[in-house]
């Protein structure tokens, strides 16, 4: 330098171009002698950044940043 995959909640990951969800974690409640387990509920998101297309973008397009993998160069 090139190719490829990825970046979404505290963590691990979903989401056909049409209101962004789940599990775990956190908080509260139920259950009970108490704790744990179990069950229920709640809170938590500028979807990496900047533009573009579109009535509408997490999703499509362009550029950039970061990370994983591969290739090249190393005269």
């Nucleotide at each position: 330098u090139c190719c490829u995959c990825g970046g979404u909640a505290g963590c691990u990951c979903a989401a056909u171009g049409g209101u962004g969800g789940a599990g775990c974690a956190u908080u509260c409640g139920a259950c009970u002698g108490u704790u744990a387990a179990u069950c229920g509920a709640a809170g938590g998101g500028u979807u990496c950044c900047u533009g573009g297309u579109u009535c509408g973008a997490g999703u499509c397009c362009a550029g950039g940043c970061c990370g994983g993998g591969g290739a090249g160069c190393c005269a």
Molecule: transfer RNA
Organism: Candidatus Firestoneibacteriota bacterium